[in-house]
Context: one part of a larger RNA
RNA sequence: GAACGAACGCUGGCGGCGUGGUUUAGGCAUGCAAGUCGAACGAUCAGUUGUAAUACUGAUAGUGGCAAAAGGGUGAGUAACACAUGGGUAAUCUACCUAGAGGUUCGGAAUAACUUGCCGAAAGGCGAGCUAAUACUGGAUAAGACCACGACUCGGUAUCGAGUUGAGGUUAAAGCUGGGGACCCUAACAGGGCCUGGCGCCUUAUGAUGAGCCUGUGUCCUAUCAGCUAGUUGGUAGGGUAACGGCCUACCAAGGCUAUUGACGGGUAGCUGGUCUGAGAGGAUGGUCAGCCACAUUGGGACUGAGACACUGCCCAGACUCCUACGGGAGGCUGCAGUCGAGAAUCUUUUGCAAUGCGCGAAAGCGUGACAAUGCGACGCCGCGUGGGUGAUGAAGGUCUUCGGAUUGUAAAGCCCUGUCAGCUUGGAUGAAUCUCCGAUAUUGAAUAAAUAUCGGAGUUGACGGUACAAGCAGAGGAAGCCACGGCUAACUCCGUGCCAGCAGCCGCGGUAAUACGGAGGUGGCGAGCGUUGUUC
Numbered sequence: 001g002a003a004c005g006a007a008c009g010c011u012g013g014c015g016g017c018g019u020g021g022u023u024u025a026g027g028c029a030u031g032c033a034a035g036u037c038g039a040a041c042g043a044u045c046a047g048u049u050g051u052a053a054u055a056c057u058g059a060u061a062g063u064g065g066c067a068a069a070a071g072g073g074u075g076a077g078u079a080a081c082a083c084a085u086g087g088g089u090a091a092u093c094u095a096c097c098u099a100g101a102g103g104u105u106c107g108g109a110a111u112a113a114c115u116u117g118c119c120g121a122a123a124g125g126c127g128a129g130c131u132a133a134u135a136c137u138g139g140a141u142a143a144g145a146c147c148a149c150g151a152c153u154c155g156g157u158a159u160c161g162a163g164u165u166g167a168g169g170u171u172a173a174a175g176c177u178g179g180g181g182a183c184c185c186u187a188a189c190a191g192g193g194c195c196u197g198g199c200g201c202c203u204u205a206u207g208a209u210g211a212g213c214c215u216g217u218g219u220c221c222u223a224u225c226a227g228c229u230a231g232u233u234g235g236u237a238g239g240g241u242a243a244c245g246g247c248c249u250a251c252c253a254a255g256g257c258u259a260u261u262g263a264c265g266g267g268u269a270g271c272u273g274g275u276c277u278g279a280g281a282g283g284a285u286g287g288u289c290a291g292c293c294a295c296a297u298u299g300g301g302a303c304u305g306a307g308a309c310a311c312u313g314c315c316c317a318g319a320c321u322c323c324u325a326c327g328g329g330a331g332g333c334u335g336c337a338g339u340c341g342a343g344a345a346u347c348u349u350u351u352g353c354a355a356u357g358c359g360c361g362a363a364a365g366c367g368u369g370a371c372a373a374u375g376c377g378a379c380g381c382c383g384c385g386u387g388g389g390u391g392a393u394g395a396a397g398g399u400c401u402u403c404g405g406a407u408u409g410u411a412a413a414g415c416c417c418u419g420u421c422a423g424c425u426u427g428g429a430u431g432a433a434u435c436u437c438c439g440a441u442a443u444u445g446a447a448u449a450a451a452u453a454u455c456g457g458a459g460u461u462g463a464c465g466g467u468a469c470a471a472g473c474a475g476a477g478g479a480a481g482c483c484a485c486g487g488c489u490a491a492c493u494c495c496g497u498g499c500c501a502g503c504a505g506c507c508g509c510g511g512u513a514a515u516a517c518g519g520a521g522g523u524g525g526c527g528a529g530c531g532u533u534g535u536u537c
Base pairs, nucleotide, nucleotide: 001537002536003535004534006533007532008531009530010529013384014383015382016381017380018379019377020376026340027339028338030337031336032335035066036065037064040063041062043060044059045058046057047056048055073295074294075293082219083218084217085216086215087214088213089212092211093210097207100204101203102202103201104200105139106138107137108136114129115128116127117126118125119124144171145170146169147168149166150165151164152163153162154161155160175199176198177197178196179195180194183193184192185191220267221266222265227257228256229255232254233253234252235251236250237249238248239247270292271291272290273289274285275284276283277282297318298317299316300315301314320331321330322329323328350373351372352371356370357368358367359366360365387417388416389415390414397408398407399406400405421478423473424472425471426470427469431464435459436458437457438456439455440454441453442452443451444450481526482525483524484523485522486507487506488505492521493520494519495518496517502509503508
């Protein structure tokens, strides 16, 4: 000199964009942060219609499906294939999505909700009875897939990989919804068969996406850590996994790592893109943003699932807090706000789903403390303002004085202007794409039905926000401080004090004329900031 997630002191007008718990991964009151689907299912309630039956609309506790493994937070642990980068997987998986192929058949038994009985303070639980499904389950079929065997082709990197073919074995499914002329079932209505559109379901398969595993290289300090290791190192067999593997087990062998290429131990630490500094080399650092990893009160465990060993799921144990009828229960802010504590120190218990995204849904839509906004803080960067011109009796006052004057100083006053910001008035956005209805055309279709797509018309959706912005009104009015002045280092005198009080980054000032202490006047520097402290280069 530059920089900062800064803090402290004095001061403080406005705006834009950023940014804000670095310490106790300490404890947490309260509210919210993950739902959605009635076009999977039975049931209940409400409204409209109607004499009623019924029909339509809306709502929902439950069964079921998908999601809840994302998004959000934090950096405790971790010196490690954790991360970065380059490869491998002939050792692997991948829900939703996707070009393609084939199918979607016949049955069965339950159960929640509901009704009812009982236990319990509660949390909750037990029994009896009834019922549905895209819930559960048995059989059929097998293009394909898988398994073992045979024949063949091509290829490779050791075990082998890709493919063709033969006979054998194993293996599947679920329906919902819109429309329809004739015909059929049905006494009729309703419904169904039949035709057709859409969404699903099953098998297979391509891609995409995501993930697992292996591996070369790189990644802090310490030798006042020199030896470490028994599932340890390797083999065989088996188990386990999506998958290789001591991953696990049994048996066998006795190996494996290690001295400047530092094993093992100890300390510290999330890693990276980047950031700061520097001419660079380098040094320091990893907050916000982005990628990866790890964690979710502490420790352990599995279940479900395509995916978790799962922040707002489950079980067990510990600590802590709360409720209790003392028998027993409930909880987990390292989500958003907020609170206490500790600390030099870090914000609103705000608004909205309008946008962007995500989940569910056929859709309308619903949800979303993600996100978009708002508030607070000079915490940072940037911009603007606090007026401009003129004005010499060089006014008054202050300060100094050699008492002549000098200086403050064109500074003020006065005169002439301007109108940024703030104030008031009026107008007033972009951010909107959607979505609904109507019509036309095209596609699918037997169809002038229905559905889908495109186009046109009408209506409709904005938290921020009556904000940004624009115009007008008035009037210099409301808006300047901080530090320094001995040298380094730009800027000097007076008074007070008298080695005292004090200053100080270094040198050093102060013991009676202190440009160094304190005050004043003046001056210098920066300016809504200025200085100090801390840390890095």
The part of an RNA shown here (small-subunit ribosomal RNA, 5' domain) has 537 nucleotides and comes from a Candidatus Omnitrophota bacterium. Rfam family: Bacterial small subunit ribosomal RNA. The prediction has a mean pLDDT of 86. It was read from a public genome assembly. Taxonomically the source falls in Candidatus Omnitrophota (Bacteria, Pseudomonadati).